[in-house]
The RNA shown here (transfer RNA) has 72 nucleotides and comes from a Spirochaetales bacterium. The coordinates come from a structure-prediction model, not an experiment, and the mean pLDDT is 84.

């Protein structure tokens, strides 16, 4: 230099046009003599940035940023 992939909750990830979810973690409650485990509940997201398409974009298109991989 060229090509490709990824970026979504504190962490690991799903969701591929119509109000954003799971597991783990955090917090609260129940249970227990107490702790752990278990059960129930709550909070936590400008969906990397900026444009474009669309009635509507996390989702489609383009550029950029960062990370990872391949080729030279």
């Nucleotide at each position: 230099g060229c090509c490709g992939a990824a970026a979504u909750a504190g962490c690991u990830c799903a969701g591929g046009g119509g109000u954003a979810g799971a597991g783990c973690g955090a917090c609260g409650c129940u249970c227990u003599c107490g702790u752990a485990a278990a059960g129930c509940g709550u909070a936590g997201g400008u969906c990397g940035u900026g444009a474009g398409u669309u009635c509507a974009a996390u989702u489609c298109u383009c550029a950029c940023u960062u990370u990872c991989g391949g080729c030279u």

It was read from a public genome assembly. Its Rfam family is "tRNA". Rfam classes the family as a transfer RNA. Gene Ontology term of the family: triplet codon-amino acid adaptor activity.